Predicted 3D model of a 72-nucleotide RNA (transfer RNA) from Flavobacteriaceae bacterium 3-367.
[in-house]
RNA sequence: AAGCUUAUGGUGUAAUGGAUAGCACGCAGGAUUUCUAACCCUGAGGUAUGAGUUCGAAUCUUAUUAGGCUUA
Numbered sequence: 001a002a003g004c005u006u007a008u009g010g011u012g013u014a015a016u017g018g019a020u021a022g023c024a025c026g027c028a029g030g031a032u033u034u035c036u037a038a039c040c041c042u043g044a045g046g047u048a049u050g051a052g053u054u055c056g057a058a059u060c061u062u063a064u065u066a067g068g069c070u071u072a
Base pairs, nucleotide, nucleotide: 001071002070003069004068005067006066007065010025011024012023013022018055027043028042029041030040048064049063050062051061052060
């Protein structure tokens, strides 16, 4: 320098262009308990960034940023 690939809550991981973006762990509050743990209920928290296509984008296109791989 060129090409490929990845980016989703604090962590891990789903979602055929159409659901209020799902699940598990974790976190906070509550219930239970003499206390803790376990179990149960509730809640907060997410699509890397900009632009475009579309009635509708996490998904498609493009640029950028960051990580990884390959080639020179």

The RNAcentral record of the sequence draws on ENA. The organism belongs to Flavobacteriaceae, within Bacteria.